[in-house]
The RNA shown here (Glycine riboswitch aptamer) has 72 nucleotides and comes from a soil metagenome. The coordinates come from a structure-prediction model, not an experiment, and the mean pLDDT is 78.
RNA sequence: AUCCGGGAGAGCCAGGUAGCUGGCGCCGAAGGAGCAACCAACCCCGGAAUCUCUCAGGCCACCGGACCGGAU
Numbered sequence: 001a002u003c004c005g006g007g008a009g010a011g012c013c014a015g016g017u018a019g020c021u022g023g024c025g026c027c028g029a030a031g032g033a034g035c036a037a038c039c040a041a042c043c044c045c046g047g048a049a050u051c052u053c054u055c056a057g058g059c060c061a062c063c064g065g066a067c068c069g070g071a072u
Stems, first nucleotide, its partner, number of pairs: 001072006011024005025059003031055001032053003038047002
């Protein structure tokens, strides 16, 4: 890296025949950004989270999904 399995959190109201639209609230485990424990170096240059933010994403389901296990 690929395949398989497991995989959480957070919503309601209103309008409308429906598609959909609006309002407020909320979640964090894609990604992104930030601080920084820590690591490395000690000449220069660094690496860095499941923490924080919530830009993005998400709040029926599907999809996605950090992380964990197995196989190659």